The prediction has a mean pLDDT of 82. A computed fold for a 73-nucleotide RNA from a Gemmataceae bacterium, annotated as transfer RNA. The organism belongs to Gemmataceae, within Bacteria. Its Rfam family is "tRNA".
[in-house]
RNA sequence: UCCAGGGUAGUUCAACGGGCGGAACAACAGGCUCUGACCCUGUAGGUUGCUGGUUCGAGUCCAGCCCCUGGAG
Numbered sequence: 001u002c003c004a005g006g007g008u009a010g011u012u013c014a015a016c017g018g019g020c021g022g023a024a025c026a027a028c029a030g031g032c033u034c035u036g037a038c039c040c041u042g043u044a045g046g047u048u049g050c051u052g053g054u055u056c057g058a059g060u061c062c063a064g065c066c067c068c069u070g071g072a073g
Base pairs, nucleotide, nucleotide: 001072002071003070004069005068006067007066010025011024012023013022019056027043028042029041030040031039049065050064051063052062053061
């Protein structure tokens, strides 16, 4: 330099053919317990890497850029 895959909650990952962004764990609150852990219930937490474009509507499609992984030279 070129090619492929990826970037979404604190973490690991979903979101089908463009149509209300979710789960688990973690955190917090409560229950349980003599206390704690385990277990149970609930709550909060997101400029979907950045900037533009297309569209009535973009996590999803298009362009450029940044970062990570793998491959080629």
RNAcentral holds the sequence, with entries from ENA.